[in-house]
RNA sequence: GGGCGCAUAGCUCAGUUGGCUAGAGCGCAUCCGUCACAUGGAUGAAGUCACAGGUUCGAGUCCUGUUGCGCCCA
Numbered sequence: 001g002g003g004c005g006c007a008u009a010g011c012u013c014a015g016u017u018g019g020c021u022a023g024a025g026c027g028c029a030u031c032c033g034u035c036a037c038a039u040g041g042a043u044g045a046a047g048u049c050a051c052a053g054g055u056u057c058g059a060g061u062c063c064u065g066u067u068g069c070g071c072c073c074a
Base pairs, nucleotide, nucleotide: 001073002072003071004070005069006068007067010026011025012024013023019057028044029043030042031041032040050066051065052064053063054062
């Protein structure tokens, strides 16, 4: 330098053919509970869907570019 893949909550990851108010587990906060922890139960917070454009009535999802990471080739 070229090709391919990945980027969604603090972490690990789902997200169907474009059609919702974007989800799960773990973690976190509050409460219950305990002498106090832990386990357990209840409730809740937390997201510019990497960034910038484009297409569309509508984009996490499609297209282009950029950035970062990984793999392969040279």
This is a predicted structure of a 74-nucleotide RNA (transfer RNA) from a Planctomycetota bacterium. Rfam family: tRNA.